[in-house]
Context: one part of a larger RNA
RNA sequence: UUCUUUCUAAGGAACUCGGCAAAAUGACCCUGUAACUUCGGGAGAAAGGGUGCCUUUUUUUUAAGGUCACAGUAAGCAGAUCCAUGCGACAGUUUAUCAAAAACCCAAGUCCCUGCUAAGUUGAAAAACGAUGUAUAGAGGCUGACGCCUGCCCAGUGCCGGAAGGUUAAAGAAAUUAGUUAGUUUUUACGAAGCUGGUGACUGAAGCCCCGGUGAACGGCGGCGCUAACUAUGAGCGUCCUAAGGUAGCGAAAUUCCUUGUCAGGUAAGUUCCGACCCGCACGAAAGGCGUAACGAUAUGGAUGCUGUCUCAGAAAGAAACUCG
Numbered sequence: 001u002u003c004u005u006u007c008u009a010a011g012g013a014a015c016u017c018g019g020c021a022a023a024a025u026g027a028c029c030c031u032g033u034a035a036c037u038u039c040g041g042g043a044g045a046a047a048g049g050g051u052g053c054c055u056u057u058u059u060u061u062u063a064a065g066g067u068c069a070c071a072g073u074a075a076g077c078a079g080a081u082c083c084a085u086g087c088g089a090c091a092g093u094u095u096a097u098c099a100a101a102a103a104c105c106c107a108a109g110u111c112c113c114u115g116c117u118a119a120g121u122u123g124a125a126a127a128a129c130g131a132u133g134u135a136u137a138g139a140g141g142c143u144g145a146c147g148c149c150u151g152c153c154c155a156g157u158g159c160c161g162g163a164a165g166g167u168u169a170a171a172g173a174a175a176u177u178a179g180u181u182a183g184u185u186u187u188u189a190c191g192a193a194g195c196u197g198g199u200g201a202c203u204g205a206a207g208c209c210c211c212g213g214u215g216a217a218c219g220g221c222g223g224c225g226c227u228a229a230c231u232a233u234g235a236g237c238g239u240c241c242u243a244a245g246g247u248a249g250c251g252a253a254a255u256u257c258c259u260u261g262u263c264a265g266g267u268a269a270g271u272u273c274c275g276a277c278c279c280g281c282a283c284g285a286a287a288g289g290c291g292u293a294a295c296g297a298u299a300u301g302g303a304u305g306c307u308g309u310c311u312c313a314g315a316a317a318g319a320a321a322c323u324c325g
Stems, first nucleotide, its partner, number of pairs: 001320008010311002014309001019306001027051005036041001038145001052067005068072001080304007087296002092104002108143004113138002120129003146291004151221003156218002158214005165209003171203002175199006183190002222240005249283001250280001261277003265273001
């Protein structure tokens, strides 16, 4: 000097990103116990008191009296608590080896597919799983307890349905054209049928165009100008565009750039926190919206207790390193 421990005057978070770490609480019995609540909880809430031994009493528990200690769960082992907010309902799971969470799952809700040789999945196939199941079943997608709810848009894309019309393949095919040649012809030339090749009216399915439906399908949910008898604001009016112009609820939010927004609370002093406001750069309704008791090695702010975290260090024990022998 380092490490592991122990103790510390006065103060008690002034430390620090942050009470990190440490201290503190702790067992059993009795009293007592708030808001809120899904009436189960919250709750060991919180906050108090007691605990040895002896005598008497008592069925047990206990009650009364006495008595010794600084100290009686005499050592050791053994919850700190409260207030408020965000997120996720909960219990469970996860990055073996930097992340345990607000991520995943979940019960529950909803949509869609599937009638059994099911859909779906694996496999060139045989076949297997689904399932020795049968729509109260199985596959897939999204949301994620519960409570109150879940608005408008089907123009685009997707899906479902429709079949009148348009377009449209192979195939078929009237017709036409070229070659070939029996034949005709004085040469030149013409040329039936067949065969071969080209063009091809017309017939021709699904699909697409088209016509409808569909948002807990993919998704989307405006701009400008004017306006009330102070001013300000704008219920209102006008106009342009759109498929429709964001409803309820929430809102400087895990979302707010400007921003330490403004007001209010807490503090002597608060970029954090809580409550409001609403010009929402760029919330918003199952990529769910808003609440919510209980729960959480979750995140944030505050308080009590407690302490060497600190003011500001000191002392002690053990271990190591180093020096000397």

Annotation:
Predicted 3D model of a 325-nucleotide part of an RNA (large-subunit ribosomal RNA, domain IV) from Trachelomonas rugulosa. The source organism's lineage runs through Eukaryota, Euglenozoa, Euglenida, Euglenales and Trachelomonas. The full RNA is in RNAcentral, with records from ENA and SILVA.